The RNA shown here (Bacterial RNase P class A) has 344 nucleotides and comes from a Clostridia bacterium. The gene name in the source record is rnpB.
RNA sequence: CGAGUCGGCUGUGCGGCUGCGGGGGCGAAAGCCAACGAGGAAAGUCCGAGCUUCACAAAGCAGGGUGACGGAUAACGUCCGCCGAAGGUGACUUCAGGGAAAGUGCAACAGAAAUGUACCGCCGCUUUUGCGGUAAGGUUGAAAGGGCGAGGUAAGAGCUCACCGACCCCUCGGUAACGCGGGGUGCAAUGUAAACCCCACCCGAAGCAAGAUAGGAACGCGCCGAUAUGCGGUCGCUUGCCGCGGCGCGCUCGCAAACAGUCGCUUGAACUUUACGGUAACGUAAAGUCUAGAUAGAUAGCCGCAUUAAAUGACAGAACUCGGCUUACAGGCAGACUCGCUUU
Numbered sequence: 001c002g003a004g005u006c007g008g009c010u011g012u013g014c015g016g017c018u019g020c021g022g023g024g025g026c027g028a029a030a031g032c033c034a035a036c037g038a039g040g041a042a043a044g045u046c047c048g049a050g051c052u053u054c055a056c057a058a059a060g061c062a063g064g065g066u067g068a069c070g071g072a073u074a075a076c077g078u079c080c081g082c083c084g085a086a087g088g089u090g091a092c093u094u095c096a097g098g099g100a101a102a103g104u105g106c107a108a109c110a111g112a113a114a115u116g117u118a119c120c121g122c123c124g125c126u127u128u129u130g131c132g133g134u135a136a137g138g139u140u141g142a143a144a145g146g147g148c149g150a151g152g153u154a155a156g157a158g159c160u161c162a163c164c165g166a167c168c169c170c171u172c173g174g175u176a177a178c179g180c181g182g183g184g185u186g187c188a189a190u191g192u193a194a195a196c197c198c199c200a201c202c203c204g205a206a207g208c209a210a211g212a213u214a215g216g217a218a219c220g221c222g223c224c225g226a227u228a229u230g231c232g233g234u235c236g237c238u239u240g241c242c243g244c245g246g247c248g249c250g251c252u253c254g255c256a257a258a259c260a261g262u263c264g265c266u267u268g269a270a271c272u273u274u275a276c277g278g279u280a281a282c283g284u285a286a287a288g289u290c291u292a293g294a295u296a297g298a299u300a301g302c303c304g305c306a307u308u309a310a311a312u313g314a315c316a317g318a319a320c321u322c323g324g325c326u327u328a329c330a331g332g333c334a335g336a337c338u339c340g341c342u343u344u
Base pairs, nucleotide, nucleotide: 001340002339003338004337005336006335008333009332010331012306013305014304015303016302017301018300020037021036024033025032026031039315043326044325046324047323048322049321050320051207052206053205054204058239059238060237061236063203064202065201066200067199069081070080071079072078083097084095085094086093087092098198099197103196104195105192106191107190119138120137121134122133123132124131125130146164147163149161150160151159165187166185167184168183169182170181172179173178211263212262213261217252219250220249221248222247223246224245230244231243232242233241270289271288272287273286274285275284276283277282
């Protein structure tokens, strides 16, 4: 200099005027004052939790999820480290990565044949047509009985042997998955389990329109249903547990019986910095910070200055809250590493 690999960060700043939102202060009130007010994904709602209600949700079945090993974490299907397989010269990338000798299913087309097979070929016998042997060679296919060489044979074949592969055992190393080395077994037998299934582990359901406050409490009327082997109770079915009705209207008490108001609602497994431990994910300690809380939904509009290549420009708008994953993203900023060429 060229070509790449990998994770990160950022997503204009400040000021003025006019507005909006919820709190705070002052004020008798009208109002005034200062500060704060969307994101890295607020998104998809795909996982994991907190919180709430239902029996303080218990047992079985069904159903769903996960799947090498070790760790992190409140937890996870996430993350970190490591192992194995595949790809790449390499940095590095990808993997739903248990089981196919429990059973079942499927394998289009092609091909003789897709699990127990002989079409061609080869060999033997018989003879001109068959029978038997044979998976070394050919043909088809994504896949055809471990590969390859030698011996052997009528021809062949792990039939025998060497090497490689597979499986099992032992030693050593490693917490482990597993790896190096040594020995043994000729290796009854394809693939597919994000097909049924088997094995191991995990999962109660519904969700802030959850739910709480007022108990829909007492009485009356109307309609519907039922007589417990029934009905209802936010679990698909069974058991178990609890209750004995449901809906509508009126009326009484009351501020209030309304899809009203208030609470839930934002201080939290929170964030920032530093130190220490750990390869890392992460943890511990100290100091500091308070950072939207609306309810049809505020977070805006205009202008100026500065930085800039440009800033009018990307994706995009909180709705109970966290931890992740995934997806979208104009432009900009550094960093670590690899390969090739050149120069010293």
Rfam family: Bacterial RNase P class A. Its family is annotated with tRNA processing, dimeric ribonuclease P complex and ribonuclease P activity in the Gene Ontology. By type it is a ribozyme.